[in-house]
RNA sequence: GCGGGUGUAGCACAACGGUUAGUGCACCAGCCUUCCAAGCUGGAGAUGGGGGUUCGACUCCCCUCACCCGCU
Numbered sequence: 001g002c003g004g005g006u007g008u009a010g011c012a013c014a015a016c017g018g019u020u021a022g023u024g025c026a027c028c029a030g031c032c033u034u035c036c037a038a039g040c041u042g043g044a045g046a047u048g049g050g051g052g053u054u055c056g057a058c059u060c061c062c063c064u065c066a067c068c069c070g071c072u
Stems, first nucleotide, its partner, number of pairs: 001071007010025004018055001027043005048064005
């Protein structure tokens, strides 16, 4: 330099052009407990960045950034 893949919450993963983007662990609050842990209930928090297509984009297209793999 070329090609391919991945990027969603603190961490690990879902979702898939459609109406509130979910799950587990973690975190916070409450309940329970003499206390802690466990358990139960509730809560906050996310689509790498920019542009485009579309009535509507996490999803499709283009550029770009980071990481991984291969080729040279």
Annotation:
A computed fold for a 72-nucleotide RNA from a marine sediment metagenome, annotated as transfer RNA. Rfam family: tRNA. It is annotated as a transfer RNA.